[in-house]
Predicted 3D model of a 77-nucleotide RNA (transfer RNA) from Tumebacillus lacus.
Lineage of the source: Bacteria > Bacillati > Bacilli > Alicyclobacillaceae > Tumebacillus.
Its mean pLDDT, the model's own confidence on a scale to 100, is 81.

RNA sequence: CGGAAUGUAGCGCAGCUUGGUAGCGCGCUCGCCUUGGGAGCGAGAGGUCCAGAGUUCGAAUCUCUGCAUUCCGACCA
Repeated sequence: CGGAAUGUAGCGCAGCUUGGUAGCGCGCUCGCCUUGGGAGCGAGAGGUCCAGAGUUCGAAUCUCUGCAUUCCGACCA
């Protein structure tokens, strides 16, 4: 330099194809249970869906540009 993939809750991920209320597991908080802890049961909190722009009544999802990370290849040394 060229190509590709990925970016969503603290962590790991789904949802995107086919636009219509943002989810799952673990973790966290509270309650019940227990002598206590763990486990179990119930409830709850937590989000700029990488950034900007566009299309649309409506965008995590479609389009464009950029950024970050990873992989492959090339070039220079």